[in-house]
RNA sequence: AUGAAAGGUUCGGGAGAGAGUCAUUUUAUAUGACCGCCGAAGGUAUAAGUUAUAACGAUGCCCGUUAUGACAAAGUUCUCAGGCAAAAGGACCGUGCCUAGACA
Numbered sequence: 001a002u003g004a005a006a007g008g009u010u011c012g013g014g015a016g017a018g019a020g021u022c023a024u025u026u027u028a029u030a031u032g033a034c035c036g037c038c039g040a041a042g043g044u045a046u047a048a049g050u051u052a053u054a055a056c057g058a059u060g061c062c063c064g065u066u067a068u069g070a071c072a073a074a075g076u077u078c079u080c081a082g083g084c085a086a087a088a089g090g091a092c093c094g095u096g097c098c099u100a101g102a103c104a
Stems, first nucleotide, its partner, number of pairs: 006099004011094003018035001020034005036084003042080001043078001045076001049071009
């Protein structure tokens, strides 16, 4: 099952921040150096709380306190990666289709 979560995909929407300076050359949407900046690919860090062990209190357990570990989210944080005209990318949202098979 008149199809939940989740995943993939089509189309549409989708923010922020220097078309920065210098040098090189094969003259470009390149490379290198330097300064400034952004957070919405990805990644790092973090709470309450949960839990394990030990000690102590209490003690039949439950329980309480302390210590040391483990687990633990984000649009917060870091700015590693990425980005700072347009294009591309873009968390996320809507939409059709596909997969999927939860409740009943």
A computed fold for a 104-nucleotide RNA, annotated as Glycine riboswitch aptamer.
The sequence was found by an Rfam model in a public genome assembly.